Context: one part of a larger RNA
């Protein structure tokens, strides 16, 4: 010298980009952080339009139409997206390679989408419970279930054959046909089965991946082969049987520390430290186990059991998990708001509008790093005054202030004011579908809107040097020296050391030296 997610200590003006519990994987009040669809389903039926019946001529009742919607059924998604780093010295990462497999949505080929049925929450009765909740009836829907048809380039297979499936909902609409509801046509979402790819995942193996030997032997599903079972799939994965192997001084098991990587620091390199923010992968969700549902979890805001801990009880029983975003309290040298919005990016869900998103965009706090600006400018010698020092003559502070001429960046006050906003609707052309000028798809012009930030960025104006400088060092290593005070005291200090009466090394002053909105000092890394 360089860095740092730092912290203290004086000091402190302004933006602009980052960054912000490194400690207790300690404990949590409160609010929020996963919904969403009515174009799957029976419901329920504010408001609003139209009709019609009373008629106090603007009210109440009944239909229709359109329609917001608690709680339920059913889908799809809660396996992402965001937290942390307890565990792991492992095929966990990283690298490079395999073969024995699944992969929901989305692309892409081919072929279907016939016809039946039984419940069953919800509502309604009625009943236990303080609560959480739970039982029994009686009825009811569906893209909820379950049968049958129908079946291949699928699955099996003794190659003869055997097996497996669906589900409707919505726009529009000229002929037929109708029990006037529709049937049929169509097009759109969908639904079955299957082919290929995308993307996702699982699993093998080379190769790399701390420190200790004051840890030398380890190891019975252990090692290997046979059959079987499980799994999406390989295998001792599990099991029977059989054989006795299998690892280790190239450190094997044991112990101890630890997420690992791009990457960060650091060096001229090699190497060394590290792995905050960002990115990939892994673990993990008060602890410990298990599974269930799905394509996908052995699931952070799902379930059961156990435990510990906290709250509720009417003592019989229940209810809770901030290592999401704020926040609280504790612990620490230390680390922010219980903020604003879905306007962009993205995700879920939905034909769409649209909802929901503490993701993520934006604000706020911190000089916590980094980079820019600024605190005037020019001129001014009677070298004013003060103040220090003096050999008393002068020197220093010092062109430095004062005057005197200018300028006005940033703040301040006021005015104007972008970029991020592209879509999507709506209105009209073309082109495909199509019996069809309807609907719907692409695709071209018009057109109305939509911004949290936003009192913002930039720009204009007004006024006036006006509101803006510390902070560490001066023996020597090191740039800067003199006086007073102390008198081995009081202290100083990173080594060497100062300090016992003239102390450039304490203390203060006056000078001067490094930086400089900071600067010291501690801490740690090279």
């Nucleotide at each position: 010298g360089a860095u740092u997610g730092a912290a203290c200590g004086c000091u402190g003006g302004c933006g602009g980009u980052a960054u912000g519990c490194u400690u207790a994987a300690c404990a949590c009040a409160u609010g929020c952080a996963a919904g969403u669809c009515g174009a799957a389903c029976g419901a329920u039926g504010a408001a609003a339009u139209u009709c019609c019946a009373g008629c106090u001529u603007g009210c109440u009742g009944g239909a229709a139409u359109c329609g917001a919607u608690u709680a339920g059924u059913g889908g799809c998604g809660g396996a992402c997206g965001g937290g942390u780093g307890c565990g792991u010295a492992a095929c966990g990462c990283g690298u490079g390679g395999g073969a024995a497999u699944c992969u929901a949505c989305c692309u892409u080929g081919u072929a279907g989408u016939g016809g039946g049925g039984g419940a069953u929450a919800g509502c309604c009765c009625g009943g236990a419970g303080a609560a959480a909740u739970c039982c029994g009836g009686a009825u009811u829907a569906a893209u909820a279930c379950c049968g049958c048809a129908u079946a291949a380039u699928c699955u099996c297979u003794a190659c003869g054959g055997a097996g497996c499936a669906a589900a409707g909902u919505g726009g529009g609409g000229g002929a037929u046909c109708u029990u006037c509801g529709g049937a049929c046509c169509u097009c759109a979402c969908g639904c079955u089965a299957u082919u290929a790819g995308a993307u996702g995942a699982g699993c093998c193996c080379g190769c790399g991946u701390u420190a200790g030997a004051u840890u030398a032997g380890c190891u019975u599903g252990u090692u290997g082969g046979u059959g079987a079972g499980g799994u999406a799939a390989u295998g001792g994965c599990u099991c029977a049987c059989c054989a006795a192997g299998g690892c280790u001084a190239c450190g094997a098991u044991c112990u101890a520390u630890a997420g690992c990587u791009g990457g960060u620091u650091u060096g001229a390199g090699a190497g060394g430290a590290u792995g905050a923010u960002c990115a990939g992968c892994c673990a993990c969700a008060c602890u410990g186990g298990g599974a269930c549902u799905g394509a996908g979890a052995c699931a952070c805001g799902g379930c059961c059991c156990a435990g510990a801990c906290u709250c509720c009880u009417a003592c019989g029983g229940g209810a809770g998990g901030c290592a999401g975003c704020a926040g609280u309290g504790g612990g620490g040298a230390a680390u922010a708001u219980u903020g604003g919005a879905c306007a962009a990016u993205g995700g879920g869900c939905g034909c769409a509008a649209g909802c929901c998103u503490g993701a993520u965009c934006c604000a706020g706090c911190a000089a916590u790093a980094c980079c820019g600006c600024g605190u005037g400018u020019g001129u001014g010698a009677a070298c004013a005054a003060g103040g220090c020092c003096u050999g008393a003559g002068g020197g220093u502070u010092g062109u430095a202030a004062a005057g005197c001429a200018c300028u006005u960046u940033c703040a301040a006050u006021a005015g104007a004011g972008a970029c991020g906003a592209a879509a999507a609707g709506c209105c009209u052309g073309g082109a495909g579908u199509u019996a069809a000028u309807a609907g719907c798809u692409c695709u071209g012009g018009g057109u109305c809107u939509u911004g949290a930030c936003u009192u913002a960025a930039c720009c204009u104006a007004u006024a006036g040097a006006a509101g803006a400088a510390g902070c560490a060092c001066c023996g020597g290593c090191u740039a800067a020296c003199u006086c007073c005070g102390u008198g081995c005291c009081a202290g100083c200090a990173g080594c060497c050391g100062c300090g016992g009466u003239a102390a450039u090394a304490c203390g203060g002053a006056g000078g001067g030296u490094g930086c400089a909105a900071g600067c010291g000092u501690u801490a740690a890394u090279c």
Background:
A computed fold for a 526-nucleotide part of an RNA from a metagenome, annotated as small-subunit ribosomal RNA, 5' domain. Its Rfam family is "Bacterial small subunit ribosomal RNA". The full RNA is in RNAcentral, with records from SILVA.